[in-house]
Context: one part of a larger RNA
RNA sequence: CUGGGCCUAAAGCGCCCGUAGCCGGUCAUAUAAGUCUACUGUGAAAUUUUGAGGCUUAACUUCAAAGCGUGCAGUAGAUACUGUUUGACUAGAGAGCGGGGGAGAUCAGGAGUACAUCCGGGGUAGGGGUAAAAUCCGUUGAGCCUGGAUGGACUAUCAGUGGCGAAGGCGCCUGAUCAAAACGCAUCUGACGGUGAGGGGCGAAGGCUGGGGGAGCGAACGGGAUUAGAGACCCCGGUAGUCCCAGCUGUAAAUUAUGCGGACUUUGGUGUUGCCGUAGAGUAAUCUACGGCAGUGCUGUAGCGUAGUAGUUUUUUAGUUUUACUAAAAAACUGCGUAAGUGUUAAGUCCGCCGCCUGGGGAGUACGGUCGCAAGACUGAAACUU
Repeated sequence: CUGGGCCUAAAGCGCCCGUAGCCGGUCAUAUAAGUCUACUGUGAAAUUUUGAGGCUUAACUUCAAAGCGUGCAGUAGAUACUGUUUGACUAGAGAGCGGGGGAGAUCAGGAGUACAUCCGGGGUAGGGGUAAAAUCCGUUGAGCCUGGAUGGACUAUCAGUGGCGAAGGCGCCUGAUCAAAACGCAUCUGACGGUGAGGGGCGAAGGCUGGGGGAGCGAACGGGAUUAGAGACCCCGGUAGUCCCAGCUGUAAAUUAUGCGGACUUUGGUGUUGCCGUAGAGUAAUCUACGGCAGUGCUGUAGCGUAGUAGUUUUUUAGUUUUACUAAAAAACUGCGUAAGUGUUAAGUCCGCCGCCUGGGGAGUACGGUCGCAAGACUGAAACUU
C1' cells in the first nucleotide's frame, strides 16, 4: 500500500461559503469514447509443461508442440450500463405568493433596580469582617435613616431538558435596516444538484496596538490571619483587565468528545415549540380533542455495540504409524455469550464526497517554511528509550 477504523481505546478540520476534482433524478434520440464479442498483427530468447533425442544415468542439454506473455494496435460488430449530443419532463433544487413564530444580526433612542462616590438634613459610637480574629473604616462624626446630584456596568422575576443562529453565540423597552428557517399554495424555472483538495470568510475567553472610559469585580502586588512553613485556600485593600471605538491575534473539554448530503427501516409510549387542517366550546380574544408537516426532550423494541469462546464440514500444506491419523492455515456453517449505551435527531441498512488514525514516551518538541507588533499560531520530524 491493501485491509481495518475514527462517541468513550489512536483518529471528524471550531464553523460556514466555495474553485478544481469526484459523484449525480425521469423519458426518448443520435453517437460508439469507456464497456463487451469475434478476427488479424505483434507481444525476443531463456524459464514452465508434455513428447522424443544426446552425454553410462541424473543434473545438464537439443528438437517439436503446448502454455505464458494477463498487454498494445488495427478491422468488423453489439448498445444494457457509463460518457457525449439533441429534445422533453417534474418527484431533487431554486424562485414566487400568503398569514404567522423567534434572546438571529447591526445601528440609534429610551427605561429600570442595585451599586459606588459627592452634597444637604437627622443621629451617636461603633461599623465591617470571620470558624474565631486581625489588618481596614469611624468623634476631622462612620455605619444607620432620609432628600438630591453624578457615574459606569448590568438587565432579577417572566425563564421553560422553551426559542433563534452554520458555529462561536444570543435575554429590559421602542424604532430603523439586514438575514435565515418552518408551515400552507403548487403559480414559475427545469437537474440549475451533493461534497469539496487548495482558497476565502466568521470565530468564546484571554492577550496585543492606538484612543477613550473606569461603578462593581479583580490576575499581579501589599497587608491581616491560618500554618512547622503558606509563595495558597479565608479576610482587608488593589493595578492590568473586564466596558466603548478602530485594528491585530485565531485558539478552547470550540463537546452531541458523534463531518456534510441523500434514501430506506420492525415496535411503541409520553412531553414540549412553530405552522396547517377537521371537529367542538365560547359574544369574542382564545381554548380543547384528533390528524399532518417541521423542530426539540424523556423512555424504550428490533438492529447495532463491548469480546469472544467451543465445535462441525471442506480445501491446502507438512509429518508419520500411508489412505487414515496428527499439526498448522484458509473458507463456510452451527451452539452459547455479547457491558455502558445508541436506537427514524442512529452509534441501524446502504450510496456520494471530504477530513483524519496506525503502540507509549521523546513531542505538538527541534529544524525549516508561512502568518503575527509580540505572545505565539499553522505545518511538523528524528536520534534515543520502552
Molecule: small-subunit ribosomal RNA, central domain
Organism: groundwater metagenome